[in-house]
RNA sequence: CUCAUCUAGAGCGGUGGAGGGAACGGCCCAACGAAGCCCGGCAACCGGUCCGCCUCAGGCAGACACGGUGCCAACUCCGAUCCGCCGAAAGGCGGAUACAGAUGAG
Numbered sequence: 001c002u003c004a005u006c007u008a009g010a011g012c013g014g015u016g017g018a019g020g021g022a023a024c025g026g027c028c029c030a031a032c033g034a035a036g037c038c039c040g041g042c043a044a045c046c047g048g049u050c051c052g053c054c055u056c057a058g059g060c061a062g063a064c065a066c067g068g069u070g071c072c073a074a075c076u077c078c079g080a081u082c083c084g085c086c087g088a089a090a091g092g093c094g095g096a097u098a099c100a101g102a103u104g105a106g
Base pairs, nucleotide, nucleotide: 001106002105003104004103005102006101011039013038014037015036019029020028021027024079025078026077040072041071042070045068046067047066048064049063050062052060053059054058076100080097081096082095083094084093085092086091
């Protein structure tokens, strides 16, 4: 840089001690212990194994969770634009498309 996904899921453990939720603005979490580390767990992106089908040397679907990651508060916590609805308004709900971000593969 490109493609795909981002509504779900995951401990009443140990250690550690003051922070964390990407940035900014909100709003949250946290000494009834934050981050990190260990153990545990979730998931099924890639590889692997098994297996069924097909237009068969490739493709599609399913299973396992062995390996490589990843993840384990809140919709990617919310926040831009457009459209529709509710409302006196502030604002709220739903949909679509962006910006930025995260993860996997190349």